[in-house]
């Protein structure tokens, strides 16, 4: 890296298959890649197990409200505390992603 040429790779997506998931693998496909080769150290991104706050929804207890003309008040209902369960943000890695950016290894063909 010559508007070249040789060979490489394979994004979306489609099938199968493995995982909880992310994501891998094979198979088709072919957006693109001159390191879109390796590598998860940096920084980032993704996905989960959990926990603690928050908040939501439900249910169960109790307290306090309210209740027909009066007193007392059940039941409903309101509403506030606790506890369960179930979801939602946040956090989280020893999982995953180098076709996201940086380090690091390392390599093909061809001009000169």
């Nucleotide at each position: 890296g010559a508007c070249a040429a040789a060979g490489g790779u394979u994004a979306a997506c489609c099938c199968g298959g493995c995982u909880a998931a992310a994501g891998c693998c094979g198979g088709g496909g072919g957006c693109g890649c001159a390191a879109a080769g390796c590598c998860a150290c940096g920084g980032g991104u993704c996905c989960u197990c959990g926990c603690u706050c928050u908040c939501c929804u439900c249910c169960g207890c109790g307290a306090c409200g309210c209740u027909c003309u009066c007193u007392c008040a059940a039941u409903a209902c309101g509403c506030c505390a606790c506890g369960a369960a179930g979801g939602a943000c946040c956090c989280c890695a020893c999982g995953a992603c180098c076709g996201c950016c940086g380090a690091g290894c390392u390599a093909c063909c061809g001009u000169a």

This is a predicted structure of a 112-nucleotide RNA (c-di-GMP-I riboswitch aptamer) from Candidatus Rokuibacteriota. Rfam family: c-di-GMP-I riboswitch aptamer. From the family's description: GEMM was predicted in a large-scale screen for bacterial structured RNA regulatory elements. Lineage of the source: Bacteria > Bacteria candidate phyla. Its mean pLDDT, the model's own confidence on a scale to 100, is 79.